A computed fold for an 87-nucleotide RNA from a Deltaproteobacteria bacterium, annotated as c-di-GMP-I riboswitch aptamer.

[in-house]
RNA sequence: CACCGAGAACGGCGAACUAAUCCGAAAGGGUAGGGCGCAAAAUCACCGGCCUAAGGCCUGCCCGGCUACGGCGGCGGGAUUGCCGAA
Numbered sequence: 001c002a003c004c005g006a007g008a009a010c011g012g013c014g015a016a017c018u019a020a021u022c023c024g025a026a027a028g029g030g031u032a033g034g035g036c037g038c039a040a041a042a043u044c045a046c047c048g049g050c051c052u053a054a055g056g057c058c059u060g061c062c063c064g065g066c067u068a069c070g071g072c073g074g075c076g077g078g079a080u081u082g083c084c085g086a087a
Base pairs, nucleotide, nucleotide: 004085005084012038013037017033018032019031021030022029023028036074042080043079044078046077047076048075049072050071051070055067056066057065058064
């Protein structure tokens, strides 16, 4: 240095939920509290997958259906970067 990830150490992130908290049509995101867990649960929507359907389209009407330019990085792959050092 690489691989690897411990019965090690210093730490890191922060699920669900709560808010007479904010943004958003929603999915979801921010803030504060709170910790389920994570060795990349850091960053990035390039590929796949999943979620939502404002707007658009379809339906004579209603019900409804389709659709991402919206979203999920804590779904998988990939790319970039990073702490420590047992076997």

The sequence was found by an Rfam model in a public genome assembly.
The prediction has a mean pLDDT of 86.